A computed fold for a 103-nucleotide RNA, annotated as Glycine riboswitch aptamer. Rfam family: Glycine riboswitch aptamer. Rfam links the family to the GO term glycine biosynthetic process. Rfam's curators write: This family represents the bacterial glycine riboswitch. Glycine riboswitches usually consist of two metabolite-binding aptamers domains with similar structures in tandem. The aptamers cooperatively bind glycine to regulate the expression of downstream genes. In Bacillus subtilis, this riboswitch is found upstream of the gcvT operon which controls glycine degradation. Its mean pLDDT, the model's own confidence on a scale to 100, is 75.

[in-house]
RNA sequence: CUCUGGAGAGCAGGCGCCGGAUCACGUUGGUCCGAGCGUCUCACCGACGGGGAACGCCCGGCAGUCCACCGCCUGGCUAAUCUCUCAGGUCUUUCGGACAGAG
Repeated sequence: CUCUGGAGAGCAGGCGCCGGAUCACGUUGGUCCGAGCGUCUCACCGACGGGGAACGCCCGGCAGUCCACCGCCUGGCUAAUCUCUCAGGUCUUUCGGACAGAG
C1' cells in the first nucleotide's frame, strides 16, 4: 500500500428548500406525507484525530552528625481498548472506523 472482517449512539423536535397528494383559485395560498437536502435545539456514542493522568524514573529541596539507604515536598518525563467528549459521529442507505487477519 491492497483485500477482508469491523462496534457504539435519535424511527427526536423546530425551521427552510425540494418532491408528491389534496383543497381552493379574484391575491396564488392552505393542509398532509417524505428512511430527500440543509440548518438549529436538545438528547446520546467513543473505535479517525486530540486532551488528561498511574506505576516507575530524573533534577532540586527538607530531616538525619557525614556519605549511602530510607522518608517527605515542588517540578519534569511517563500508557491504554482507562478517562474527557474539543473535534467527529448517531434521523436505519452510504461513508468513516481503532483494531485484527492475509498478501